[in-house]
RNA sequence: GGGUACGUAGCUCAGUGGUAGAGCAUUCGCCUUAUAAGCGAAAGGUCCCAGGUUCGAUCCCUGGCGUACCCA
Numbered sequence: 001g002g003g004u005a006c007g008u009a010g011c012u013c014a015g016u017g018g019u020a021g022a023g024c025a026u027u028c029g030c031c032u033u034a035u036a037a038g039c040g041a042a043a044g045g046u047c048c049c050a051g052g053u054u055c056g057a058u059c060c061c062u063g064g065c066g067u068a069c070c071c072a
Base pairs, nucleotide, nucleotide: 001071002070003069004068005067006066007065010024011023012022013021018055026042027041028040029039030038048064049063050062051061052060
């Protein structure tokens, strides 16, 4: 220098153009003599950035940034 994949909650990851979700973690409650486990609930998001397409974009297109890998 060229190519491929990825970027979404604190972490690991779903999400086929129509109100952004799960597990774990955190907080509260139930249970227990107590703790753990279990059960229930809550809180937590500039969907990497900018532009384009569209009535509508996490999703499609273009550019940029970052990470990993491959080629040179």